The prediction has a mean pLDDT of 77. FMN riboswitch aptamer (RFN element) from Candidatus Thermoflexus tengchongensis, 172 nucleotides, folded computationally. Rfam family: FMN riboswitch aptamer (RFN element). On this family, see Serganov et al., Nature 2009: "Coenzyme recognition and gene regulation by a flavin mononucleotide riboswitch". Gene Ontology term of the family: FMN binding.

[in-house]
RNA sequence: CACGACCUGCGGGGCAGGGUGAGGUCGCCUUCGGGCGGCCAAUUCCCGACCGGCGGUGAUGGAGGGAGUUUCCCUCACCUCCUCAGCCCGCGAGCCGAGGCCCACUGGGCCGAGGCAGGACACCGGUGAAAGUCCGGGGCCGACCGUAUAGUCGGGAUGGGAGCAGGUGGCA
Numbered sequence: 001c002a003c004g005a006c007c008u009g010c011g012g013g014g015c016a017g018g019g020u021g022a023g024g025u026c027g028c029c030u031u032c033g034g035g036c037g038g039c040c041a042a043u044u045c046c047c048g049a050c051c052g053g054c055g056g057u058g059a060u061g062g063a064g065g066g067a068g069u070u071u072c073c074c075u076c077a078c079c080u081c082c083u084c085a086g087c088c089c090g091c092g093a094g095c096c097g098a099g100g101c102c103c104a105c106u107g108g109g110c111c112g113a114g115g116c117a118g119g120a121c122a123c124c125g126g127u128g129a130a131a132g133u134c135c136g137g138g139g140c141c142g143a144c145c146g147u148a149u150a151g152u153c154g155g156g157a158u159g160g161g162a163g164c165a166g167g168u169g170g171c172a
Stems, first nucleotide, its partner, number of pairs: 003170001005168006017047003023040007049152002051142002053091004061082005066076003086140002094116003099111005121138001123137004144155003
């Protein structure tokens, strides 16, 4: 440390509270179809609550330097570093998959165009020269399988991972 190799570590958060009752169970009744009552019962339904991976950008905030001044206060659309976006740009895991390849088998493995899935606000107001990023308010989004319909529960997952930090030996 620009470039390429290897290794190590790290690498996601979230139902407080209330309502309903599919279904289950117990008791009673029954014309044996079922009915009535008690209890249990959805983090999935309803009201409400809560959450926000990684890189970039960036008018926030902080630190240092420089300048305006002889100094301090203070100021600066000068420089450097750290830092601010779920819905601005891109990436990641998950699901489907045209087609292709391999094992030598009617099964298994690999690659994979393309698609699905955050395809979710250039919302309203404020400040300002300028805001999709700041401040206030409102709105909206969230893979697959399971289960009473799930961003928040359980599972694939003690997995994978965008990437971040460090080390070794190269190289310059």